Small-subunit ribosomal RNA, 3' major domain from an uncultured prokaryote, 474 nucleotides, folded computationally. It matches the Rfam family "Bacterial small subunit ribosomal RNA". RNAcentral holds the full RNA, with entries from ENA. The prediction has a mean pLDDT of 83.

Context: one part of a larger RNA
RNA sequence: UGACGGGUCUCCGCACAAGCGGUGGAGCAUGUUGUUUAAUUCGAAGAUACGCGAAGAACCUUACCAGGUCUUGACAUCUUCUUGAUCGCUCUAGAGAUAGAGUUUCCCCUCGGGGCAAGGGUGACAGGUGGUGCAUGGUUGUCGUCAGCUCGUGUCGUGAGAUGUUGGGUUAAGUCCCGCAACGAGCGCAACCCCUAUUAAUAGUUGCUAACAUUAAGUUGAGGACUCUAUCGAGACUGCCAGUGAUAAACUGGAGGAAGGUGGGGAUGACGUCAAAUCAUCAUGCCCCUUAUGACCUGGGCUACAAACGUGCUACAAUGGCCGGUACAACGAGUUGCCAACCCGCGAGGGGGAGCUAACCUUUUAAGCCGGUCUCAGUUCGGAUUGAAGUCUGCAACUCGACUUCAUGAAGUUGGAAUCGCUAGUAAUCGUGGGUCAGCAUACCACGGUGAAUACGUUCUCGGAGAUUGUACA
Numbered sequence: 001u002g003a004c005g006g007g008u009c010u011c012c013g014c015a016c017a018a019g020c021g022g023u024g025g026a027g028c029a030u031g032u033u034g035u036u037u038a039a040u041u042c043g044a045a046g047a048u049a050c051g052c053g054a055a056g057a058a059c060c061u062u063a064c065c066a067g068g069u070c071u072u073g074a075c076a077u078c079u080u081c082u083u084g085a086u087c088g089c090u091c092u093a094g095a096g097a098u099a100g101a102g103u104u105u106c107c108c109c110u111c112g113g114g115g116c117a118a119g120g121g122u123g124a125c126a127g128g129u130g131g132u133g134c135a136u137g138g139u140u141g142u143c144g145u146c147a148g149c150u151c152g153u154g155u156c157g158u159g160a161g162a163u164g165u166u167g168g169g170u171u172a173a174g175u176c177c178c179g180c181a182a183c184g185a186g187c188g189c190a191a192c193c194c195c196u197a198u199u200a201a202u203a204g205u206u207g208c209u210a211a212c213a214u215u216a217a218g219u220u221g222a223g224g225a226c227u228c229u230a231u232c233g234a235g236a237c238u239g240c241c242a243g244u245g246a247u248a249a250a251c252u253g254g255a256g257g258a259a260g261g262u263g264g265g266g267a268u269g270a271c272g273u274c275a276a277a278u279c280a281u282c283a284u285g286c287c288c289c290u291u292a293u294g295a296c297c298u299g300g301g302c303u304a305c306a307a308a309c310g311u312g313c314u315a316c317a318a319u320g321g322c323c324g325g326u327a328c329a330a331c332g333a334g335u336u337g338c339c340a341a342c343c344c345g346c347g348a349g350g351g352g353g354a355g356c357u358a359a360c361c362u363u364u365u366a367a368g369c370c371g372g373u374c375u376c377a378g379u380u381c382g383g384a385u386u387g388a389a390g391u392c393u394g395c396a397a398c399u400c401g402a403c404u405u406c407a408u409g410a411a412g413u414u415g416g417a418a419u420c421g422c423u424a425g426u427a428a429u430c431g432u433g434g435g436u437c438a439g440c441a442u443a444c445c446a447c448g449g450u451g452a453a454u455a456c457g458u459u460c461u462c463g464g465a466g467a468u469u470g471u472a473c474a
Stems, first nucleotide, its partner, number of pairs: 001474002003471003007468007015458002019422005026314008034305002042053002064300007073125001077124002079121006088103006106115003127289002130287003136283002138278003141274001143272001148187006154163003167178003193266004198234002201231004208223002212221002237260001240254005316415001320374007332363003337356002342351003381412001386407007428450007
């Protein structure tokens, strides 16, 4: 100087407390361990692995296994020879890779050749999701959006170092003020950026409709007032008032205001820690394989199942289930696409073909409200499982897809010890969209609708910041 303490003091955080809803019990989905297997490819491992890499394993993907094949190679450059094609199409053998046969067929030219392509040979080489993340770059997680981490000069100390950065206040903040052997500065904090809440101006189409006409309908004429859209401005700064305070910084209350003390959210992550993660995104040193640890194909596997764990979905019902009627969104996506009207089908869906490269066309919001029914039961709760019949995508749904209809109707009556999230348009609850994608979402990323309870307080638990003290630790 640090680190540590079941030392002391000060402070903070959904850390506890106060509340609301869950997990742990059930069924299923999904990931992991384990076991099994020819293979069940590999990685991730307390917090910081486990709906994680994977924004989507039927083939492909695919890295794994079995079998069938290739060896200058599936891919690149150079060398040499031959041909004029290659590609495509047809036929035969084969599970296919592949092999054979047929057909079709280049460009420029000074006619020497050149370009391009295919095939054969030779070797230089290619290739490796093989090893090492403890050889590395890059990227990422975490402490933590915590308020810290340092430097120059000066001063003090023999020195390691100290001071500054400590102290008195204050703040979300090493934020600011005052004091002080310190005076300044840098990386962080804050601000500058984006969204959102109010509003002026400008602009009115595909958007809007107050007035005037018109219509079934902003449908049409018309209008720019309103909504909205999107560009540029304004607005919030403790600016004003009162009190407290050291006359400071600041705090408390108030006025005005759409908004008040960082208005709400996002992006933004200091010096560093964990030899943290990744050689399987990529790049890369070294090591290893080179008729194989490379490459192609068919089929299988990654989907197995005694058991255990994590994360979720659906429930156990009456604040509910079912039936009928009816209302109100936002973010988005769309030409190999979104798909209307209409017709067929109980339905998944099929036919059909209008419109739309989109403020123009397409995409029914649900919870809600109104009426009816069920009357506390393993039920008109719950929907697993299984049988049958179908739909769609796709060469192909057996292993192994999603959905529909009919039948079947399991566990489950609120869950032990324990444990998680959340402080406001939040939790809870309700649906909608998107990416991935031929098809496949209870996951992920977004969007809006309805919309709470509680916080006395900091004694205790956990984590963190500062000061101080002790130490047989470095």